[in-house]
RNA sequence: GCGCUCGUAGCUCAGUUGGAUAGAGCACUGGUUUCCGGUACCAGAAGUCGGGGGUUCAAAUCCUCCCGGGCGCGCUA
Numbered sequence: 001g002c003g004c005u006c007g008u009a010g011c012u013c014a015g016u017u018g019g020a021u022a023g024a025g026c027a028c029u030g031g032u033u034u035c036c037g038g039u040a041c042c043a044g045a046a047g048u049c050g051g052g053g054g055u056u057c058a059a060a061u062c063c064u065c066c067c068g069g070g071c072g073c074g075c076u077a
Stems, first nucleotide, its partner, number of pairs: 001073007010026004019057001028044005050066005
């Protein structure tokens, strides 16, 4: 340098032949239970879907450029 792939909540991920409120588990906060803690149950908070631009009535999803991680290939003055 070229190709492929990944980037969604604090963490691990789901969701992509565009469609309506963006989700799960764990963690976290509050409550019930308990002498206390844990467990269990109930409730809640948390996301510019890596960033910019574009297409579209509508984009996490399509196109494009850039950034970062991973893998493979190539170059070696």
Transfer RNA from Lentibacillus amyloliquefaciens, 77 nucleotides, folded computationally. Rfam family: tRNA. NCBI's taxonomy places the organism under Bacteria, Bacillota, Bacilli, Bacillaceae, Lentibacillus. Model confidence (mean pLDDT): 80 of 100.